[in-house]
Molecule: SAM riboswitch aptamer (S box leader)
Organism: Hymenobacter sp.
RNA sequence: UUUUUAUACAGAGGCGUGGAGAGACAGGCUCUGCGAAACGCCGGCAACCACCAGCGGGAAGCUUUUCCCGGGAACGGUGCCAAGUCCUGACCAUAUAAAAA
Repeated sequence: UUUUUAUACAGAGGCGUGGAGAGACAGGCUCUGCGAAACGCCGGCAACCACCAGCGGGAAGCUUUUCCCGGGAACGGUGCCAAGUCCUGACCAUAUAAAAA
């Protein structure tokens, strides 16, 4: 980068460096020198992967296991922390996760 699957009405920000942009795209609308992006540090949110499972339900298997859905936890791998993905449009358009190439 491409493909597949899942999710996207909830949640969570301070400081330092920096110095004009940012919110994917188009049109709107908004944020921003009372300091944008980016980077760093610390903090937090969530629970996709990984983890736990002794509780409830189910499937396979057939004798002690394996798996799925609930459930738990938040050490690890990601992600996220203005506004419903900011709104409308395209609704796989974009973003994120997991898997594969």